[in-house]
């Protein structure tokens, strides 16, 4: 340099023919149980504004198509593999 695959909450990871972003697991916080702890069980868990109801933002970055983009198109950055 060329080709292919990938980048999504703190971490892993799903969502595939465009239609509620974040299922599920880990970690974390709170509670139950226990003499105490471990294990187990229950609840919560992206960011911001607001007294609250609620609203806004968020899928590596920037742009495009579309009523609507994690998904399609273009450019860029980074990681992995193969080829040279």
């Nucleotide at each position: 340099g060329c080709u292919g695959g990938g980048g999504u909450g703190g971490c892993g990871a799903a969502a595939u023919u465009g239609g509620c972003a974040a299922a599920c697991g880990c970690a974390a916080g709170g509670g139950a149980c226990u003499u105490a702890a471990a294990a187990u069980c229950c609840c919560u868990c992206g960011g911001g504004a607001g007294c609250a109801a609620u609203c806004c933002c968020u899928u590596c970055c920037g742009g495009g198509u579309u009523c609507g983009a994690u998904c399609c198109c273009c450019g860029g950055c980074c990681c992995c593999a193969g080829c040279a």
Background
RNAcentral holds the sequence, with entries from ENA. Transfer RNA from a Gemmatimonadales bacterium, 84 nucleotides, folded computationally. It matches the Rfam family "tRNA". The family's RNA type in Rfam is transfer RNA. The prediction has a mean pLDDT of 81.